RNAcentral holds the sequence, with entries from ENA. The RNA shown here (transfer RNA) has 71 nucleotides and comes from a Patescibacteria group bacterium.
RNA sequence: GGGCCCAUAGUAAAAUGGUAUUAUGCCUCCAUGGCAUGGAGGAGGUAGGAGUUCGAUUCUCCUUGGGUCCA
Repeated sequence: GGGCCCAUAGUAAAAUGGUAUUAUGCCUCCAUGGCAUGGAGGAGGUAGGAGUUCGAUUCUCCUUGGGUCCA
């Protein structure tokens, strides 16, 4: 320098263009004398920019960061 892959809650992952989901963690409440544990509820997220579209996590381009291969 070039090719390919990845970027989504604190963490790990889903989501084939139409309400962003699950597990775990966090907070509150209930059950217990208390802990552990169980149950109910809640907060918290699409790397940044532009484009296409009625509508973008999804498609296209650029940038940034990470991984991998070639030179």
About this RNA
Rfam family: tRNA. The family's RNA type in Rfam is transfer RNA.